[in-house]
Context: one part of a larger RNA
RNA sequence: GAUGAACGCUGGCGGCGUGCCUAACACAUGCAAGUCAAGGGUAAGCAGUUCUUCGGAAUUGUGGAUACUGGCGGACGGGUGAGUAACACGUAGAUAAUCUGCCCCUAUCACAGGUAUAACGUUUGGAAACGAACGCUAAUCCCUGAUGAGGUGUUUACAUCAAAGUUUCGACGGAUAGGGAUGAGUCUGCGUCUGAUUAGCUAGUUGGGGAGGUAACGGCUUCCCAAGGCGACGAUCAGUAGCUGGUUUGAGAGGAUGAUCAGCCACACUGGAACUGAGACACGGUCCAGACUCCUACGGGAGGCAGCAGUGAGGAAUUUUGGGCAAUGGGGGCAACCCUGACCCAGCGACGCCGCGUGCAGGAAGACAGCCCUUCGGGUUGUAAACUGCUUUCGCGUAAGAAGAAAAGCCUUAUGAAAGGCUGGGACAGUAUUACGAUAAGAAGCACCGGCUAACUACGUGCCAGCAGCCGCGGUAAUACGUAGGGUGCAAGCGUUAUCC
Repeated sequence: GAUGAACGCUGGCGGCGUGCCUAACACAUGCAAGUCAAGGGUAAGCAGUUCUUCGGAAUUGUGGAUACUGGCGGACGGGUGAGUAACACGUAGAUAAUCUGCCCCUAUCACAGGUAUAACGUUUGGAAACGAACGCUAAUCCCUGAUGAGGUGUUUACAUCAAAGUUUCGACGGAUAGGGAUGAGUCUGCGUCUGAUUAGCUAGUUGGGGAGGUAACGGCUUCCCAAGGCGACGAUCAGUAGCUGGUUUGAGAGGAUGAUCAGCCACACUGGAACUGAGACACGGUCCAGACUCCUACGGGAGGCAGCAGUGAGGAAUUUUGGGCAAUGGGGGCAACCCUGACCCAGCGACGCCGCGUGCAGGAAGACAGCCCUUCGGGUUGUAAACUGCUUUCGCGUAAGAAGAAAAGCCUUAUGAAAGGCUGGGACAGUAUUACGAUAAGAAGCACCGGCUAACUACGUGCCAGCAGCCGCGGUAAUACGUAGGGUGCAAGCGUUAUCC
């Protein structure tokens, strides 16, 4: 000098930041991922018709809740750092060894058919979770045929591979192929902690041939063949650790570090596995095993906060079970809109940095008094106070009151891109800010004073009580302990402790 700090004493205001470093310990409760011009049936409600015992019933249309089928999204965003010494990360390259939903551009196409199934209905099992049987139905669900610009395979003629409609007529979608953009996979050179009181390690091991597998290269896997491969330029083993941009210190070189913010990686109760999908071996998906917790009618079931709050525990120690989708961004939707603990805000904490205030000017009879000291004359506190004048920041009260808002929607013009107009919309917040009003009024502490090191006297104590970073103080005149007066330093902080340079 620095800190995500803690502790002691003290504490007026604001702005901007920041806040479980320990138990990747266990979690009550709420919320954190939904949405939809596709689809069928449908509740409430509304309107009509018929019947009526005037209670209502039946039926048609409209309507569209909640579930269900289907599409897209749940692989992003958010959290944590356990593991990992590794192509994990950084940097420079390679991919003629690869994939890429949504988006953009280009070309071509969208023809003809089919039978299932949920919802629903009936019956039924179970305490529940959840099912079972039979029957009905639709689609942008699924399947078949056709076509083949184009792709693929062999090769120059064959084989094979597509599709889905909706519409308010504005439009939104579908299929194939090529290109782009973006994202991702894989490979390589170099760099990346400590220990030799770890010296040898390795059989899919190192290489080759065949086959399989993958989006893709490859011992990635398997059969066969060869006997290789790594290592004092530190293999192997053990310990520790997420890496980086950065942060901190330093003149620099270097050292230490990796909170917040940003990039990458890994993980999601522990271990394993695949499914779906453009993308996962998937935090709020599935299956299996385990530990733990909960429900049970004992037959069987349910769960996973290292999301945001919050609870217990651990600890020296770390916040509200808040508001809003107004902005930015994301998902779905043509849109309206819905969802969004991302985010934007507010709350709490002097935890940090920065700014402001606690008055300013005059005022000597150096006042009376008080504390303290004294050589008893006085000195000092001290321009300090009183008193006079001035100001009113912040705080308090009253009034006015934002920017943050761009859009979307509707209308007009325009081939289109777009342009103009109207409507509309703020959580924060009656906040910031401004004006006015009143009054010096409501606002100073902490550490130190032997030397280092700025700042001294008195009393008490008497090697006691105690102090102390080092040297060292204290045994009767202690500037070093305790108290007081005075002083010095910093100041809404000041000291101490811990850690790094």
RNAcentral holds the full RNA, with entries from ENA and SILVA. A computed fold for a 501-nucleotide part of an RNA from an uncultured bacterium, annotated as small-subunit ribosomal RNA, 5' domain. Its Rfam family is "Bacterial small subunit ribosomal RNA".